Context: one part of a larger RNA
RNA sequence: CCCGCCACGGGACGAAAAGACCCCGUGCACCUUUACUACAGCUUAACAUGGAUCGCCGGUCAGGCAUGUGUAGGAUAGGCGGGAGAUUGCGAAGCGGUGUCGCCAGGCAUCGUGGAAUCAACCUUGAAAUACCGCCCUUGGCUGACUGGCGGUCUAACCGCGAAAGUGGGACCGUGUUUGGUGGGUAGUUUGACUGGGGUGGUCACCUCCGAAAGGGUAACGGAGGUUUCCCAAGGUCCGCUCAUGCCGGACGGUAAUCGGCAGGGGAGUGCAAUAGCAGAAGCGGGCUUGACAGUGAGGCAUACAGGCCGAUCUGGUGCGAAAGCAGGGUAUAGUGAUCCGGUGGUUCCGCAUGGAAGGGCCAUCGCUCAAAGGAUAAAAGGUACGCCGGGGAUAACAGGCUGAUCUCCCCCAAGAGCUCACAUCGACGGGGAGGUUUGGCACCUCGAUGUCGGCUCGUCACAUCCUGGGGCUGGAGAAGGUUCCAAGGGUUCGGCUGUUCGCCGAUUAAAGUGGCACGCGAGCUGGGUUCAGAACGUCGUGAGACAGUUCGGUCUCUAUCUGUGGUGGG
Numbered sequence: 001c002c003c004g005c006c007a008c009g010g011g012a013c014g015a016a017a018a019g020a021c022c023c024c025g026u027g028c029a030c031c032u033u034u035a036c037u038a039c040a041g042c043u044u045a046a047c048a049u050g051g052a053u054c055g056c057c058g059g060u061c062a063g064g065c066a067u068g069u070g071u072a073g074g075a076u077a078g079g080c081g082g083g084a085g086a087u088u089g090c091g092a093a094g095c096g097g098u099g100u101c102g103c104c105a106g107g108c109a110u111c112g113u114g115g116a117a118u119c120a121a122c123c124u125u126g127a128a129a130u131a132c133c134g135c136c137c138u139u140g141g142c143u144g145a146c147u148g149g150c151g152g153u154c155u156a157a158c159c160g161c162g163a164a165a166g167u168g169g170g171a172c173c174g175u176g177u178u179u180g181g182u183g184g185g186u187a188g189u190u191u192g193a194c195u196g197g198g199g200u201g202g203u204c205a206c207c208u209c210c211g212a213a214a215g216g217g218u219a220a221c222g223g224a225g226g227u228u229u230c231c232c233a234a235g236g237u238c239c240g241c242u243c244a245u246g247c248c249g250g251a252c253g254g255u256a257a258u259c260g261g262c263a264g265g266g267g268a269g270u271g272c273a274a275u276a277g278c279a280g281a282a283g284c285g286g287g288c289u290u291g292a293c294a295g296u297g298a299g300g301c302a303u304a305c306a307g308g309c310c311g312a313u314c315u316g317g318u319g320c321g322a323a324a325g326c327a328g329g330g331u332a333u334a335g336u337g338a339u340c341c342g343g344u345g346g347u348u349c350c351g352c353a354u355g356g357a358a359g360g361g362c363c364a365u366c367g368c369u370c371a372a373a374g375g376a377u378a379a380a381a382g383g384u385a386c387g388c389c390g391g392g393g394a395u396a397a398c399a400g401g402c403u404g405a406u407c408u409c410c411c412c413c414a415a416g417a418g419c420u421c422a423c424a425u426c427g428a429c430g431g432g433g434a435g436g437u438u439u440g441g442c443a444c445c446u447c448g449a450u451g452u453c454g455g456c457u458c459g460u461c462a463c464a465u466c467c468u469g470g471g472g473c474u475g476g477a478g479a480a481g482g483u484u485c486c487a488a489g490g491g492u493u494c495g496g497c498u499g500u501u502c503g504c505c506g507a508u509u510a511a512a513g514u515g516g517c518a519c520g521c522g523a524g525c526u527g528g529g530u531u532c533a534g535a536a537c538g539u540c541g542u543g544a545g546a547c548a549g550u551u552c553g554g555u556c557u558c559u560a561u562c563u564g565u566g567g568u569g570g571g
Stems, first nucleotide, its partner, number of pairs: 001571008010563003015557001022392004027388002029384004035189005041182003045178005051154013065140002068137001078136005085119003094113008158169004192204003201221001205227006228373001229271001230330002235289007243267001245263005269278002272335001274333003293316003299310003305374001318327003341367007349360002399446001400444001401442003405439001407435006416426002453528001454526003458520001459517005466491003469486006493507005534552004538547003
């Protein structure tokens, strides 16, 4: 060196299982509820099945009866019209009784008696006689018709008991149709996206500046702010004016009010954020006004579309101005919402045989924090550790990688401490590195799986050395130390508590080192912790459930192909 055999289990990101964690899907399921919408169920009312009878109380209409005093006035004048007479022996006035109304003065009805009279224009009054007639109003009672409600009784529908006879309940109950409510009992669904993983938080449209790299455009959970309006003048036009600030002067009056002078190119002002503008004003004031027009739109800017923006001219009519002219809102850039559906006004349009109408169209206009703002529906929240599927290393947790803020170690400067003396020792304020053991950042291999803390076993390496060895300095007398240099050969304990690593404690030791090896090592062991399903407590939640909160419990897979290593045999 080659070939075996026996072992071991470090590696083949070993095998197994299209990761159960995490995220994603306009995936699924089940569960919850004051999510949405339905349905069962329950319930309300009406009508039907559904009949008889009595009483009471209403409504509407008709008939006849009564009913009506503000004041002035013989007094209790409802309104309007006709009207010169009306009632009376088919019994008047008066008197007595009863009933009823009453604003207590009287009105009305009726009975008895009585026996022949009573009332009307008269004077007042807005209105003239219930003298008489007609129509009607307010309020009340009577009669009738229709209708409604409540209560009682009944029996024959309907229901129960009974073999039947019959009996109990009874127009209720039950059932049907319609109807208002209630309704996780059940069902179907919804429950947004961005995101240096997801959740929590924040954001979502529009305007201004920077970022933006001197045309335009340009991203981030980059840095700063604003908007969802306001104004009939803060619009149009004509005419006029000049600000802020400083200095000087001036009663009350002061740093600052109003007044005068000088300087003053804009530092003021512009309804509102910023930017760009603007005094020859777009700033400030006055006069007159409504162009904050109707129709049109050459030509452009911008642009995926939709939408946005600028705009001369022409026609009509208008305002201001002597006129030239200017005016289709506001110095400009924010102040916003597609489509559907519906409302309102107009219209020479259509209008189901025809004429109309209904209903549409067209023009104008209105109704959305549709703000998740290009707006899925008119209408929608949660849980899942009981979970499932499809995917992702496009994306988190472990490990690795990159980075090295943080961390550990080293160095520079040397203020100062060290009685004196920066540097025996310590070293502020600062500066420069190394390492890759901490906490992180990033999300690069791995989600068709790289098993995760601690312990056990077995080690191996580094040296920034804990002990043992050697040296320098010392604020080293000696001893014991401090600090530093060299040094990795060997060594580096046993217990108590806790799942612990760590740590604290006990007893030792020469010493009880610091780290790396997938926080070495689960195809070597364990399985106490963490991290499925059960259960409980506290807390949170209406609830299903949830909690780097706690607690008890909880399946760790006989067979080694290659490589590697040990042992052994042959060549």